A computed fold for a 475-nucleotide part of an RNA from Linum usitatissimum, annotated as small-subunit ribosomal RNA, 3' major domain. Model confidence (mean pLDDT): 81 of 100. Rfam family: Bacterial small subunit ribosomal RNA. Lineage of the source: Eukaryota > Streptophytina > Embryophyta > fabids > Linum. The full RNA is in RNAcentral, with records from SILVA.
[in-house]
Context: one part of a larger RNA
RNA sequence: UUACAGGGGCCUAGACAAGUGGUGGAGCAUGUGGUUUAAUUCGAUGCAAAGCAAGAACCUUACCAGCGCUUGACAUGUCGCGAAUCCUCUUGAAUGAGAGGGGUGCCUUCGAGAACGGGGACACAGGGGGUGCUUGGCUGUCGUAAGCUCGUGCUGUAAGGUGUUGGGUUAAGUCCCACAACGAGCACAAUCCUCGUGUUUAGUUGCCACCGUUGAGUUUGGAACCCUAAGCAGACCACUGAUGAUAAAUUGGAGGAAGGUGAGGAUGACGUCAAGUCAUCAUGCUCCUUAUGCCCUGGGUGAUACACAUGCUACAAUAGCCAAGACAAAGGGUCGGGAUCCUGCAAGGGUGAGUUAACUCCAAAAAACCAUCCUCAGUUCGGAUUGUAGACAACAACUCGCAUGCAUAAAGUCGGAAUCGCUAGUAAUCGCUGGUGAGCCAUAUGGCGGUGAAUUCAUGCCCGAGCCUUGUACA
Numbered sequence: 001u002u003a004c005a006g007g008g009g010c011c012u013a014g015a016c017a018a019g020u021g022g023u024g025g026a027g028c029a030u031g032u033g034g035u036u037u038a039a040u041u042c043g044a045u046g047c048a049a050a051g052c053a054a055g056a057a058c059c060u061u062a063c064c065a066g067c068g069c070u071u072g073a074c075a076u077g078u079c080g081c082g083a084a085u086c087c088u089c090u091u092g093a094a095u096g097a098g099a100g101g102g103g104u105g106c107c108u109u110c111g112a113g114a115a116c117g118g119g120g121a122c123a124c125a126g127g128g129g130g131u132g133c134u135u136g137g138c139u140g141u142c143g144u145a146a147g148c149u150c151g152u153g154c155u156g157u158a159a160g161g162u163g164u165u166g167g168g169u170u171a172a173g174u175c176c177c178a179c180a181a182c183g184a185g186c187a188c189a190a191u192c193c194u195c196g197u198g199u200u201u202a203g204u205u206g207c208c209a210c211c212g213u214u215g216a217g218u219u220u221g222g223a224a225c226c227c228u229a230a231g232c233a234g235a236c237c238a239c240u241g242a243u244g245a246u247a248a249a250u251u252g253g254a255g256g257a258a259g260g261u262g263a264g265g266a267u268g269a270c271g272u273c274a275a276g277u278c279a280u281c282a283u284g285c286u287c288c289u290u291a292u293g294c295c296c297u298g299g300g301u302g303a304u305a306c307a308c309a310u311g312c313u314a315c316a317a318u319a320g321c322c323a324a325g326a327c328a329a330a331g332g333g334u335c336g337g338g339a340u341c342c343u344g345c346a347a348g349g350g351u352g353a354g355u356u357a358a359c360u361c362c363a364a365a366a367a368a369c370c371a372u373c374c375u376c377a378g379u380u381c382g383g384a385u386u387g388u389a390g391a392c393a394a395c396a397a398c399u400c401g402c403a404u405g406c407a408u409a410a411a412g413u414c415g416g417a418a419u420c421g422c423u424a425g426u427a428a429u430c431g432c433u434g435g436u437g438a439g440c441c442a443u444a445u446g447g448c449g450g451u452g453a454a455u456u457c458a459u460g461c462c463c464g465a466g467c468c469u470u471g472u473a474c475a
Base pairs, nucleotide, nucleotide: 002473003472004471005470007469008468009467010466012464015459019422020421021420022419023418026313027312028311029310030309031308032307033306034304035303043052063299064298065297066296068294069293072124076123077122078121079119081117082116086101087100088099089098090097091096106113126288127287129286130285131284135282136281137277138276139275140273142271147186148185149184150183151182152181153162154161155160165178166177167176168175192265193264194263195262197233198232199231200230201229202228203227207222208221209220211217236259239253240252241251242250243249302441315415320373331362332361333360336355341350342349343348381412386407387406388405389404392401428451429450430449431448432447433446434445
């Protein structure tokens, strides 16, 4: 110096405590292990793998079986032929293989040339083959934790130390004071975006008013309000009381839309884990080259005694069914979103207005409120499973899609040991919407708003991290 300690001190937290809702029990969805299989392609494995894939019927696809190809599906060079596109037939599961017909463009120095097609030979192509322990790049993690270093000086024989320690303080190596140190850099903070207040500018498609209507409607007027979107202001312990060392700061108060980092996001130092990725890509070495390359059809990745993980739905009365009338935000749309009307119990079908969108459409918000029934039951709870009928987009729904109607109605009466999330517009609960480009296995994932709590403000203990110090070990 570094590491370790069931040593000590200080401090902090998504750690405990207080509170609240879950998981673990049930059914189902998805992922993983194991097993099975011709194949169940591959990777990821404590936290930091396991709803990881922003979408496996074909394709994807890398796996398996079978039919095929060997300068190759793709690139460049060389040689010679034919313009190309197009049509028909045979064979085949398809790729493909074979045969016939039609056709002569552009350019030209009439030799040729360009584009395209098929052919031969060879250089080569190709590889989602191996190695992430050869690597780049990217990413996770400790951790948005407060640390990590350097120059000069001083000090020690040296490795090193000092600075970076001490007294306070902070979310912070944040700042103040002291000090053989004086300065500096990367992180911290600020700068960036969104939300919260005001103001200026601008008023269409948005807003307000008049006229009119069953519903429409379009005209006219306004720039106050709402809103939209650009700029500016505003918060800094600035003011004030107290504490403190006359410091840094801490704690009350006033004013204020907002008060002590205002709330959230983006932003991740030096390094650690030979962490992850050769299957995004790139790349060294190595291996295959009539195959470990390429094409096609079918299958598989969807199997299923079981184990684990993440979720959804429930077990009901703060509920369930039915009826009536309310209140959002944020998104997306022209190969699209689709109003209206007709039809069907419904999924859907027919029609196709306006809409390249503050104009039109998706679009109905749902919980909530009010009223009816139900009266504690395996039920009017719960909806798995199965039968049947019709619908959708797609070449195709058997393996293996989604939604609909009718019938069927299983487990489940709040879950052992254990374990997880969350401190305020948060948890919980309720719907809405985007992306993934026929459809969709989405209960996922990214966003949006509605309703809206309880409890702690402490550090004794468990776990993690930081600083100082003591001891031990290694050199």